Predicted 3D model of a 75-nucleotide RNA (transfer RNA) from Candidatus Pacearchaeota archaeon RBG_13_36_9. Its mean pLDDT, the model's own confidence on a scale to 100, is 84. Its Rfam family is "tRNA". RNAcentral holds the sequence, with entries from ENA.
[in-house]
């Protein structure tokens, strides 16, 4: 200093290559059920303005461009 790859919910992620319905899944959290009880099963909830800013677009988590973090290869 070059290049590549990640960044979505409290954690681990799918969604993104190919833009379109309300942004989801599992674990954790809470209620409730079920038990003598406790644990496991069931049912219901909360909880993200999708790393940030800008661009194209009827429309952007998704496409472009910059920047900010991790992390991996060259030098």
């Nucleotide at each position: 200093g070059a290049g590549g790859c990640u960044g979505u919910a409290g954690c681990u992620c799918a969604g993104c290559c190919c833009g379109g319905u309300u942004a989801g899944a599992g674990c954790a959290c809470g209620g409730c059920u079920c038990u003598g009880a406790u644990a496991a099963g069931g049912c219901c909830g909360g909880g993200g303005u999708c790393c940030a800013c800008a661009g194209u677009u009827c429309a952007a988590a998704u496409c472009u461009g910059u920047g900010c973090a991790g992390c991996c290869u060259c030098a």